[in-house]
This is a predicted structure of a 349-nucleotide part of an RNA (small-subunit ribosomal RNA, central domain) from an uncultured thermal soil bacterium.

Context: one part of a larger RNA
RNA sequence: CUGGGCGUAAAGGGCGCGCAGGCGGUGCCGGCCGUUAGGCGUGAAAGCCCCGGGCUCAACCCGGGAAUGGCGCUUAAGACACCGGCGCUGGAGUUCGGGAGAGGAGAGUGGAAUUCCCAGUGUAGAGGUGAAAUUCGUAGAUAUUGGGAAGAACACCGGUGGCGAAGGCGGCUCUCUGGCCCGCAACUGACGCUGAGGCGCGACAGCGUGGGGAGCAAACAGGAUUAGAUACCCUGGUAGUCCACGCCGUAAACGAUGUGUGCUAGCCGUUGGGGAGCGCAGCUUCUCGGUGGCGCAGCUAACGCGGUAAGCACACCGCCUGGGGAGUACGGCCGCAAGGUUAAAACUC
Numbered sequence: 001c002u003g004g005g006c007g008u009a010a011a012g013g014g015c016g017c018g019c020a021g022g023c024g025g026u027g028c029c030g031g032c033c034g035u036u037a038g039g040c041g042u043g044a045a046a047g048c049c050c051c052g053g054g055c056u057c058a059a060c061c062c063g064g065g066a067a068u069g070g071c072g073c074u075u076a077a078g079a080c081a082c083c084g085g086c087g088c089u090g091g092a093g094u095u096c097g098g099g100a101g102a103g104g105a106g107a108g109u110g111g112a113a114u115u116c117c118c119a120g121u122g123u124a125g126a127g128g129u130g131a132a133a134u135u136c137g138u139a140g141a142u143a144u145u146g147g148g149a150a151g152a153a154c155a156c157c158g159g160u161g162g163c164g165a166a167g168g169c170g171g172c173u174c175u176c177u178g179g180c181c182c183g184c185a186a187c188u189g190a191c192g193c194u195g196a197g198g199c200g201c202g203a204c205a206g207c208g209u210g211g212g213g214a215g216c217a218a219a220c221a222g223g224a225u226u227a228g229a230u231a232c233c234c235u236g237g238u239a240g241u242c243c244a245c246g247c248c249g250u251a252a253a254c255g256a257u258g259u260g261u262g263c264u265a266g267c268c269g270u271u272g273g274g275g276a277g278c279g280c281a282g283c284u285u286c287u288c289g290g291u292g293g294c295g296c297a298g299c300u301a302a303c304g305c306g307g308u309a310a311g312c313a314c315a316c317c318g319c320c321u322g323g324g325g326a327g328u329a330c331g332g333c334c335g336c337a338a339g340g341u342u343a344a345a346a347c348u349c
Base pairs, nucleotide, nucleotide: 003321004320005319006318007303008302012317014201015200016199017198021194022193023192025088026087027086028085029084030083031082035079036078039075041073042072043071049065050064051063052062053061054060091191092188093187094186095185096183097182098181099180103177104176105175106174107173108172109171110154114150115149116148117147118146119145120144121143125136126135162169163168206247207246208245209244210243211242215241216240220236221235222234223233258316259315260314261313262312263311266294267293268292269291270290271289272288273287274286275285276284277283278282298305299304322349323348324347331342332341333340334339
């Protein structure tokens, strides 16, 4: 540089924003560079090929012809793109009127449950298991009633539901705030898509400092089980789980399916809008946006996918290239550390 690929065989970056770069709607006009089918000109001779001839043959040499010119350069005119100019509204966006939502941040607040403390009633058990024991209990437990404290999570609603770029988000109220959808016109006039680097976000666990600590619970201790039992079961139990601030930057970060745009049979749900019709509590139907189940064509090695494509195309990015060694070593960068990221080779099958 190139081929074939990336749902499950190796392979989609965890997700977004976005500089450079790549690519880019529609009409007309103009013009350098660039690209360009075809045309003109040019690209000596020799050589290669054919015919004939000369050295006794041949090599070699001479004459003629044919072919080619790798494709380059030049030139005129054209095409597309590009650049520039003037426009357009279909892409994109703005305004206006509505709408749904666990989207985010902060503050406040509620009840159930749990544990603990105090008090009452009350007496010998309670816990726990396959069965037990460790454990708790006559210093009054368990149970039950009243009062109090604390922390964490929010039953029912709840959904095959909703929102978010992803991670993720669920009691209620208020404040601040992002995105999305629908409708009708009006406005801007290509302002767009993608995006190497870069920047930001990023579950759990973990780390630092300070708080908090009810329940749960790595580690740990004990009791069982067992041949053993560094486990599964039981009784306890510390980090942690929670809050604030700062790190970490990973994951089966999964739809194992990058983003955007257009096109391509139907059927049945569900969610949020809008319109129309009707014997408008409601039903039917059309349409836009989301989300599911089937399924034609097509695709696929098959499984399956199938208008939310894994179909048909285009633009751009990322990634793969036999197994092991190895996501390791070394070096760089990042991190307090744990480690992360980038990422080989020998050797071996």